The RNA shown here (transfer RNA) has 84 nucleotides and comes from an uncultured Succinivibrionaceae bacterium. It matches the Rfam family "tRNA". Rfam links the family to the GO term triplet codon-amino acid adaptor activity. It is annotated as a transfer RNA. The prediction has a mean pLDDT of 80.
RNA sequence: GCCGAAAUGGCGGAAUUGGUAGACGCAGCGGAUUCAAAAUCCGCCGGUAGUGAUACUGUGUGGGUUCGAGUCCCACUUUCGGCA
Numbered sequence: 001g002c003c004g005a006a007a008u009g010g011c012g013g014a015a016u017u018g019g020u021a022g023a024c025g026c027a028g029c030g031g032a033u034u035c036a037a038a039a040u041c042c043g044c045c046g047g048u049a050g051u052g053a054u055a056c057u058g059u060g061u062g063g064g065u066u067c068g069a070g071u072c073c074c075a076c077u078u079u080c081g082g083c084a
Base pairs, nucleotide, nucleotide: 001083002082003081004080005079006078007077010026011025012024019067028044029043030042031041032040046057047056048055049054060076061075062074063073064072
C1' cells in the first nucleotide's frame, strides 16, 4: 500500500428482509426477608431539560439515501486478521 472483519449502557452481549433501540446476564442503587449478614425475591438502572407527568436526544466520528437507519451508501478514526 491492497483486501476483509469489528466498534451498541459501567462491563459482556442481543436486536439477521430497514419498522418500539438497548432484550438477557454481570455490576450498581432502593426495598422485602434476617438478631445481623449471605442467599433468595421485587423494583430501578444511557444523557439533557423539568417538582412531576413527560419531552428531546443517544448505536466509533461526520455526512447522505429514506416516511422511517444499529441495519443501506460515502469519507474518516481505532482495533483485529490476511496479502504484498